[in-house]
RNA sequence: ACCGCCACAGCGGGAGAGACCAGGGCCCGCGAGCCCUGGCGCCGAAGGAGCAACCACCCCGGAAACUCUCAGGCAGCCCAGACCGCUGAGGCGCA
Numbered sequence: 001a002c003c004g005c006c007a008c009a010g011c012g013g014g015a016g017a018g019a020c021c022a023g024g025g026c027c028c029g030c031g032a033g034c035c036c037u038g039g040c041g042c043c044g045a046a047g048g049a050g051c052a053a054c055c056a057c058c059c060c061g062g063a064a065a066c067u068c069u070c071a072g073g074c075a076g077c078c079c080a081g082a083c084c085g086c087u088g089a090g091g092c093g094c095a
Base pairs, nucleotide, nucleotide: 003093004092005091006090008088009087010086011085012084013083018040020039021038022037023036024035025034026033027031041074042073043072047070048068049067050066054062055061
């Protein structure tokens, strides 16, 4: 160098689940409008927690898209979004 791993940036892709109920508020707009609070129901793919295959092992550890639902979310659009791909520039391993 090739290759592998890690995190970053840009671009592209990217799911699920009440257009629920009650009260209050807002308006050139009176609307299946928006916002706040509460209630019930629901979703898993920010984050968080739990179990575990497995990895590593002298010690200390790492670890799922499974489970939970604290947090978050629940028409469409927008935003967000785990994760995936491409590109760029780094770090580490190979050494």
Notes: This is a predicted structure of a 95-nucleotide RNA (Glycine riboswitch aptamer) from a Burkholderiales bacterium. The model forms 90% of the base pairs in the Rfam consensus. The coordinates come from a structure-prediction model, not an experiment, and the mean pLDDT is 77. Taxonomically the source falls in Burkholderiales (Bacteria, Pseudomonadati, Pseudomonadota, Betaproteobacteria). The RNAcentral record of the sequence draws on Ribocentre.